[in-house]
């Protein structure tokens, strides 16, 4: 620091996800040791049991025990007295139970943090200072004795002490009152001080001693010391109160408030204060967010982050609140009190049913809840606390131990050597590789754990003794210091050290497709499963499961939850708004924000210095201590803050004074569909009236509905009425926007230009607010010509609730009032400044001259292009989307949804504000390349058209589908399967079926044994096969043997037309013989890509030329190749025969080499020449010459690629499968079936013909297991025959159509030949299933073929025959060959296919694409809903426990006073006020639930249509 994911690819926007850190965690697997931390996050749920706050006898009484003494005396009991540094439950009294410990429910608050303030306060214990402590009194517990009660406990009477309680005296002084003085401050005021008056205190205990005093022995009332006590002043520490500032979500909470805000009097408090009360006033708070609702203890800090920020608030330390829930006070220095009290409530327990007891959010522990959190441990040894003079007691605070890998840190599980690279595992191309120096083996070590032994520190005090100092009368006591002695450890079997033995006791977890380090095999087969995102899995899965191997961490490793980061994805640092989400429809304007030039002052902001504070801990730096580290500890820095103070004054603010450049006013002009009102006008439509006139009009793609003989349409004249204003008219004008268009008048707003003068910042923006605001719509009343939702009819259509047509109502128009929205768009908020130009146009001004339809220039508007710059790109570009400033509005993934609920507005329709659950990993912008379009342009092709002949109808042949079958083997399936693989199924072929047989095999290699091989007889059998007979003994040799062949045996293996053409090679088809497909370098672009290859011409052609940021090149095109067409040369046999000769008249023979021909070589054609066109090009048109003319005809030749096209059955081949069978052999059958359907053909339907007779002319081929002549036989197929020929010689082989003559005469025929019967021929082992041919007989359909569809542009179509391949035989097929030999092409509108350019796109599996809505089904969340249930809260009222305050005099009453009667005071009771719980009524909010219902989302290949994307077939959208 980034990465993955939208696309075919790209850039951008934008979300989702990942890598990192952290945790009071939990879960899964695993687990050796130690140190240091941490450990109910949930039910502030309920709690059994034990403990957690007591202490003081040196405050007090009583009592008891011990000791001493005495008495009674029944010698072991009772009583009395005394004593002591003895003990003491309970009681009186003092101090402490307000600390320590727990928890976070409540609390949005001065609760917390920070900084100030209290001149408005309190403070026990502690410290310091000053002063004091005199003298009296009366009680009450305990105790004793009655009573009640189950208990808890209550109660009557009696006795008693105090450091308990109460008067009195005293008063340095405190407080209050009155009158003064001084000083000070910050308003009220504060401090010091003088005089007078009033008023308030106290308590003793202990120890020692005899100096003073008293008695005088020794004691205490004396003295000394000490601990307590009282008053006052101060300190320290602690607390209380007030204020500034700070820290949360919601405005779908906008108004809140009556003690409320303030004042006066009074009360209350430690203290200010509506804190409380009476009266008076009517205020107070709030968009800088009051009030409400939700949530929450707060900060130091923790965690993350570069930081700014974000999230959190466990442990530790600070503050706070709470203590079963709610209320209340008492005591006290301090509480409205966790282990105190009272009351109410819920719950639990006891009960004798009357009544009582209780509060673990203390430490342990239990139930429950939960994913989840420990021992009913030890000790006060240390630290700290309470009490005490002290010893000491208490202390679940604390110190320790236990449990838990819960976290952090450290250590170990060995070290070295060791290649035969062992065995085993895994993989393998079978060679090997890997696990792997890993193991074993050898040599060492012993940390930790184990056993044994030793053994620090945490301990210092206190105490006792001695010494010394202070005090004192004192060598006593007490206090301080020093020394000595004694003694105190829970942890603890401590840490640590030593010894012993032995590698001995100690490694797992996750991952291995990309992100992300790490790969193979097997299993599985869209199953099982994985998954953080993208996504894997449908038979070769590095993604599932296992294994081997590897990678990463390591006593842990993974997963999950929540959190920060990455995320600049809320943007202060640090984002945006034309098209991605995002500018309010537009203006006026309030608050607010911002604001021109000069100058003076001030110093609020701002900047600098200083001071105080910012607790400690933590973080950071630097030392130290545990062997290191974690951890602990010393010091420093930091704590970015707040406050005070002293300075600075540029900028901002504030105050003052000025200025004119912003803004405005006045004056003179200008243009204009700017607005409102009234009036006027003509053209046109329609209707009505009248005339003329006759059969149609109208409408459409075509029609029909409709109108018309009752006279329409058309046409002429007249009238009525409403609406809109042609031409002018223009990227022209005006207006804030919406919008505004005939003319005239009136009223009225704004803008611009020019000139001087004036005001003097008066400005800009603008949350709320208020106006305006198209169309449609609504209300009331008019109006209504045309147009026209709804509606009706006619068409179209599968349907057509549409598009088209005929009608037609609201509405459109006017007046008044609503609505308040639009793709209200420049998808671009307003204002200001700055930053190249060019060209139009509009309004006005200035200048120049040659005075014009001129030129130059300034200002305002409106357009087009364009530089810099900006932008993701498109594009914008002085009218910015450039560079800056100010203010407002808005955005934060898609869907759900601009929806629900709530509020506001509206008559309604609806508008505005505006969510969530749930769901997806995208949604989107711009541009690119393709593909596509019922887009466009150009062009081509038998593509259409023009023609000729067919197919589709018939019969037959052949192939296919289907069906059938034991099998009808398999493959090919739009074009591009279907006379295709198959250039030829009777057996064979043959792969299929049936039954029969075989198992190292029919075939290959290796091993062993035997034998030549081979030929042959017979038997059984359907045959394979099984048995049998006879013959035969080979070749080479170094004599060992070897090669080939046959048989037998064992196993390695053979074999498979079994599967996968979607694992493959090769080959092939197709687009398409279409003209295209690319590359290098350069250039352009962020990039995908573009350019080149586009453009203008031209061509069959990306063929060529020109132009050109391209220049070149490659594969294609063309040419080179074959063939054919002309000529020449060479060569003449088997071919030829002009001339010559012979002839049996046949080139037969001699001969010839001329010709044909054969087959070798050459020539020829190149737009070369001429004319025209074209751009002086390429090229095209015409012509000449020529056998041939513009690639002469034909062939071979098939670019990059597409179709997962075809083929595993030609062959090859990976993987899988079979192995006495899915292999092999053999016989028979099948592939030939037959209701049907389709393709391709043949023959026909006839007279351009059939039949009969006669006559003529080819080319190219084949031939030895062959072609076969002549001759003879047969009607014929054929037979016989065998000459000749391995073929320019012989032969197949007599071409046919044509031509000549005859006949038939339009008919199911003298057409047609199917079918069937009979008889034959040939091939072959064999023609039954199932061959071809011949003869005789038979004589079917068919009379030119519906929709539709095919081929062909010249030696072509059509027609005619011939040959060949395959082949024993078997063509209507295929491939070739020649004969005869046409018609037509205007042309490119249309159909099909293709090429190039361009355009649109929501397509990219690419239109056979994408995609929308209803309905049906399943599931999910949610709205409404008669209601129902809970929680909370407002208002009104009832009620009123305990308590406090007030009142009262019913009862009671020790201290003080008293005139002795009583009084003061107090308590109980009663009552008033306040008030918790509770209750009633009525509202609000919220949660849950609810028959039914609404839409939404998601789901497999459902239904109906076809709305959108192309002109999406009616442009789309708002």
């Nucleotide at each position: 620091a980034g990465a993955g994911u939208u696309u075919g690819a790209u850039c951008c926007u934008g979300g989702c996800u990942c890598a990192g850190g952290a945790c009071g965690a939990a879960c899964g697997c695993u687990g050796g040791c130690g140190g240091c931390g941490u450990g109910c996050u949930u039910a502030a749920u309920a709690c059994a049991u034990g403990c957690a706050a007591g202490u003081c006898g040196a405050a007090c009484g009583a009592g008891g025990g011990c000791c001493c003494g005495g008495a009674g005396c029944u010698u072991g009991c009772u009583c009395c007295g005394g004593u002591g540094a003895c003990c003491c439950g309970a009681g009186u009294g003092g101090c402490g139970g307000a600390c320590g410990g727990g928890u976070g429910a409540g609390u949005a608050a001065c609760a917390c943090g920070u900084g100030a303030c209290c001149a408005a306060c309190c403070u026990a214990c502690c410290u310091u200072c000053g002063g004091g402590a005199g003298g009296g009194g009366g009680a009450c517990a305990a105790c004793c004795u009655g009573g009640g009660g189950a208990a808890a406990c209550c109660u009557g009477g009696g006795c008693u002490a105090a450091u308990a309680c109460c008067g009195c005296a005293u008063a340095u002084c405190g407080u209050c009152c009155a009158c003064g003085g001084g000083c000070c401050g910050c308003a009220u005021g504060g401090c010091c001080u003088g005089u007078g008056g009033a008023u308030a205190a106290a308590a003793g205990g202990g120890a020692g001693c005899c100096u003073c005093u008293g008695c005088u022995u020794g004691c205490a009332a004396g003295c000394u010391c000490u601990c307590a006590c009282c008053c006052g002043a101060a300190g320290a520490g602690g607390g209380g109160g007030u204020c500034g500032c700070g820290g949360c979500g919601u405005a779908u909470c906008a108004g809140u408030u009556a003690g409320u805000u303030g004042g006066u009097g009074g009360g209350g408090u430690a203290a200010c204060g509506g804190c409380c009360u009476a009266c008076c006033a009517a205020g107070a708070c709030a968009a800088c967010g009051a009030c409400g609702c939700g949530u929450a203890g707060c900060g130091g800090g923790u965690u993350u982050g570069a930081g700014a920020g974000g999230a959190c608030g466990a442990c530790c330390a600070g503050c706070u609140a709470c203590a079963c829930u709610g209320g209340g006070a008492c005591u006290g220095a301090g509480a409205c009190a966790c282990g105190g009290c009272c009351c109410a409530g819920a719950c639990u327990c006891c009960u004798a049913c009357g009544g009582g007891a209780g509060g673990c959010a203390g430490c342990a522990g239990u139930g429950g809840g939960g994913a989840a959190u420990a021992u009913u441990g030890c000790a006060c040894a240390a630290u700290g606390g309470a009490c005490g003079a002290a010893a000491g007691u208490c202390u679940g605070a604390u110190g320790c131990a236990g449990c838990a890998a819960u976290g952090c840190c450290g250590c170990g599980u060995g070290u070295g050597u060791g290649a035969a690279g062992a065995a085993g595992g895994c993989c393998u191309u079978a060679g090997g590789g890997u696990u792997g120096u890993a193991a074993a083996g050898c040599a060492c070590u012993u940390u930790c754990a184990g056993u044994a032994g030793g053994g620090a520190g945490g301990a210092a005090a206190a105490g006792u003794a001695a010494g010394u100092a202070g005090u004192u009368a004192a060598u006593a006591a007490c206090u301080g210091c020093u020394u000595a002695c004694c003694c105190u450890g829970a942890c603890g079997u401590u840490a640590c050290c030593u010894a012993c033995a032995g590698a001995a006791g100690a490694a797992g977890c996750a991952c291995c497709g990309g992100c992300u380090a790490a790969c193979u095999c097997c299993g599985u087969g869209c199953c099982a499963g994985c998954a953080g995102c993208c996504g894997c899995g449908g038979u070769a899965a590095u993604a599932c499961g296992g294994a081997g191997g590897g990678u990463g961490c390591a006593a842990g490793c993974g997963u999950u939850a929540a959190u920060c980061g990455g995320a600049a994805u809320u943007a202060c640092u640090g984002g945006g708004c034309g098209u991605a989400a995002a500018g309010c429809g537009c203006g006026c304007g309030u608050a607010g924000g911002c604001g021109g030039c000069u100058u003076u002052g001030u110093a609020a902001g701002u900047c600098g210095g200083a001071u105080g504070u910012g607790a400690a801990a933590g973080c950071c730096c630097u030392g130290g201590g545990c062997u290191c580290a974690a951890c602990c500890u010393g010091g420093g820095a930091a704590u970015u803050g707040c406050a005070u103070u002293c300075g600075a004054u540029a900028c901002u603010g504030c105050a003052g004074a000025g200025c004119u450049a912003g803004a405005g006013u006045a004056u003179g002009g200008u243009a204009g569909a700017g607005g409102g009102a009234a009036g006027u006008g003509g053209a046109a439509u329609u209707u009505c009236c009248g005339g003329u006139g006759u059969a149609g009009c109208g409408g459409u793609g075509a029609a029909a509905u409709g109108c018309g003989u009752a006279g329409a349409u058309a046409u002429c004249g007249g009238a009525a009425g409403g609406a809109a204003c042609a031409c002018c008219a223009g990227u022209g004008g005006c207006g804030a926007a919406g919008g505004c268009g005939a003319c005239u008048u009136c009223c009225u707003g704004g803008a611009c230009c020019a000139u001087u003068a004036c005001u003097g910042a008066c400005g800009c923006u603008g949350a709320g607010g208020c106006a305006c605001g198209a169309a449609a719509g609504c209300g009331u009343g008019g109006g209504g010509a045309g147009c026209a939702a709804a509606c009706a009819g006619g068409a179209u259509u599968a349907g057509a609730u549409a598009c088209c047509c005929u009608g037609g109502u609201a509405g459109u128009c006017c007046a008044c009032g609503c609505c308040g929205u639009a793709a209200a768009c420049u998808a671009u908020g307003a204002g200001a400044a700055c930053u190249a130009g060019a060209u139009g146009u509009u309004a006005g001004g200035g200048g120049a001259c040659u005075u014009g339809a001129u030129c130059c220039u300034c200002u305002g508007g409106u357009a087009u292009c364009g530089a810099a710059g900006c932008u993701a790109a498109c594009g914008c570009g002085a009218u910015a989307a450039g560079u800056u400033c100010u203010c407002c509005g808005c955005c934060u993934g898609g869907g759900g949804a601009g929806u629900a609920c709530g509020g506001c507005c509206g008559c309604a329709a609806g508008g505005u504000u505006a969510a969530a659950a749930c769901u997806c990993a995208a949604a989107g912008g711009a541009a690119u390349u393709g593909a596509c379009g019922g887009g466009g342009g150009c062009c081509c092709g038998c593509a259409c058209a023009a023609g000729c002949g067919g197919u589709g109808g018939a019969g037959c042949a052949u192939g296919u589908g289907g069906u059938u079958u034991a099998a009808u083997u398999c493959g090919a399936u739009g074009c591009a399967a279907c006379g295709c693989g198959a250039a030829g199924a009777a057996c064979c072929u043959u792969a299929c079926c049936u039954g029969c047989c075989u198992u190292u095999g029919a075939c290959a290699u290796c091993c062993u044994c035997g034998g030549a091989a081979c030929c042959u007889u017979c038997u059984a059998g359907a045959g394979a096969u099984a048995g049998u007979u006879g013959g035969g003994u080979g070749c080479c040799u170094u004599c060992g043997g070897g090669a080939a062949c046959c048989g037998a045996g064992a196993g390695a293996c053979a074999g498979g037309u079994g599967c996968u053409g979607c694992a493959u090679g090769g080959c092939u088809g197709u687009c398409g013989u279409c003209a295209g497909c690319u590359c290098g370098u350069g250039u352009c672009g962020u990039g995908a890509g573009a350019u080149g290859u586009u453009g203008g011409g031209u061509u069959a052609a990306g063929u060529c030329c020109c132009g050109u940021a391209a220049c070149g090149a490659g594969c294609g095109c063309a040419a080179c190749c074959c063939u054919u067409g002309u000529c020449c040369c060479u060569a003449g046999u088997u071919g030829c025969c002009a001339g010559c000769a012979c002839u049996u008249c046949g080139g037969g023979u001699g001969g010839g080499a001329a010709c044909u021909c054969u087959a070798g070589g050459g020539a020829g054609a190149c737009u070369g020449c001429c004319g025209g066109u074209g751009a002086u090009a390429a090229a095209c048109c015409g012509g000449a010459g020529g056998a041939a003319g513009g690639u002469g005809g034909g062939g071979a030749u098939g670019a990059c690629g597409u179709c997962a096209a075809g083929u595993c059955a030609u062959c090859a081949u990976g993987g899988c499968c079979c192995u006495u069978a899915u292999g092999g052999g053999g016989a028979g059958g099948g592939c030939u079936a037959c209701a049907c359907a389709c393709g391709u053909g043949c023959u026909a339907c006839a007279a351009u013909g059939g039949c009969c007779g006669g006559u003529a002319c080819a080319g190219a081929g084949g031939g030895c297991g062959g072609c076969a002549a002549a001759g003879c036989c047969g009607c014929g197929a054929g037979g016989u025959g065998g000459a000749g020929c391995g073929a320019a010689u012989c032969u197949c082989a007599g071409a046919a159509a044509a031509c000549c003559g005859g006949u038939c005469g339009u008919a199911g025929u003298c057409c047609g030949g199917a079918u069937u019967g009979g008889a034959g021929u040939c091939u072959g082992c064999a023609a039954c299933u199932c061959g071809a041919c011949u003869c005789c007989a038979u004589g079917a359909a068919g009379u030119c073929g519906g929709a539709a569809u095919c081929g062909c542009u010249a030696g072509u179509a059509a027609u005619c025959g011939c040959g060949a391949a395959u082949c024993a035989g078997a063509a209507u097929c295929u491939c070739g060959c020649g004969g005869u030999g046409a018609a037509u092409a205007c042309g490119u509108u249309c159909c099909c296919g293709g090429g190039c350019c361009u355009u649109g796109u929501a397509c990219a599996c690419a239109c056979c694409g994408c995609c929308c809505g209803u309905c049906a089904c399943a599931c999910c969340a949610u709205g409404g809903g008669a209601g129902u249930g809970g929680a909370u809260u407002g208002c009104a009222c009832c009620a009123g426990a305990a308590g406090u305050a007030g009142g009262u005099a019913g009862c009671u009453u020790a201290a003080c006073c008293u005139u002795c009667g009583g009084g003061a005071g107090a308590g109980c009771g009663c009552u008033u006020a306040c008030c918790a719980c509770g209750g009633u009524g009525u509202g609000g909010u919220u949660c849950a639930u609810g028959a039914c219902u609404g839409g939404g989302g998601u789901g497999a290949a459902g239904u109906c249509g076809a709305a959108a994307c192309a002109a999406g077939g009616u442009a789309g959208c708002c």

This is a predicted structure of a 1518-nucleotide RNA (small-subunit ribosomal RNA) from an uncultured prokaryote.